Molecule: Bacterial large signal recognition particle RNA
Organism: Thermomicrobiales bacterium
RNA sequence: UCGUGCUAGAUGGGGAGCUGGCGGUGCCCUGAACCCGCAACCCGCCUUAGCGGGGUUGAAUUCCCUCUCGAGGUAUUGGUUUUGUGGGACUAGCGUCGUCACGUGGUGUUGAAGAAUGGGUCUCGCGCGGCGGGGAACUGUGAACCGGGUCAGGACCGGAAGGUAGCAGCCCUAAGCGGCACUCUUCGGGUGACGCGAGGUCGCCUAUUCCGAGCUGGCGAACGGCGAAAAGCUGGAAGAUCUUAUCGACAGAGGGUGCACGG
Numbered sequence: 001u002c003g004u005g006c007u008a009g010a011u012g013g014g015g016a017g018c019u020g021g022c023g024g025u026g027c028c029c030u031g032a033a034c035c036c037g038c039a040a041c042c043c044g045c046c047u048u049a050g051c052g053g054g055g056u057u058g059a060a061u062u063c064c065c066u067c068u069c070g071a072g073g074u075a076u077u078g079g080u081u082u083u084g085u086g087g088g089a090c091u092a093g094c095g096u097c098g099u100c101a102c103g104u105g106g107u108g109u110u111g112a113a114g115a116a117u118g119g120g121u122c123u124c125g126c127g128c129g130g131c132g133g134g135g136a137a138c139u140g141u142g143a144a145c146c147g148g149g150u151c152a153g154g155a156c157c158g159g160a161a162g163g164u165a166g167c168a169g170c171c172c173u174a175a176g177c178g179g180c181a182c183u184c185u186u187c188g189g190g191u192g193a194c195g196c197g198a199g200g201u202c203g204c205c206u207a208u209u210c211c212g213a214g215c216u217g218g219c220g221a222a223c224g225g226c227g228a229a230a231a232g233c234u235g236g237a238a239g240a241u242c243u244u245a246u247c248g249a250c251a252g253a254g255g256g257u258g259c260a261c262g263g
Base pairs, nucleotide, nucleotide: 001263002262003261004260005259006258009057010056011055012030013029014028015027020046021045022044023043024042034054035053036052037051038050063256064255065254066253067252068251072247073246074245075244078242079241080240081239082238083237085235086234087233090232091231094227095226096225097224098223099222102220103219104218105216106215107214114210115209116208117207118206119205120204121203122199123198124197125196126195127194128192129191131188132187133186134185135184136183138179139178140177141176147172148171149170150169155164156163157162
């Protein structure tokens, strides 16, 4: 150095969890990597840490160690951020009420506010007017007969003269039915820029006199109260991402490692 045979070993690995601890079954990640039995209120073992029975491979690209990379996992590490859900003292914002008189507006020397005097608004009574109703007055119509006057015709009485009753017509009128601008009277009121008297005078308006520069509080500001809402704030839940720590598959690089026989 080559060939043959055997042995150690290998025949997936990792994370969390469980455990006094180590593994396994189960869950998750990665990978593609034998079979059978046991096994989560669990099964096996003891720092030599799955047990039991088989198969394949087997001294090296395959076994062991170190380093690099790094999927992925874990942690009340810390930061940033999203969604849902509670709270509602504080800050900001919103609505409303009040205070103030800072700004603005209105008004004011054609005289603010204030004071004095007076009046009105208010109540009662009286009067006058007006409106509405009733009545009177005036007027129209209005009686076949049962109202009046005059009564043609006709009727009756009378010798005659004349007289009597009396229908129609005409005139007037009663009851009734209407009109009524004006006039008189009476009643009423949710009547009146009215008058007089008495009363009242908190408020409001107004006139005169005095005085001499503010008054007001619409809008905004400021302050205060109340209310709803809940952005900031705060409690807790579920995520995402970065950082820190830790474990770490696969992959890559390097190194290490038997026995026997024969050439």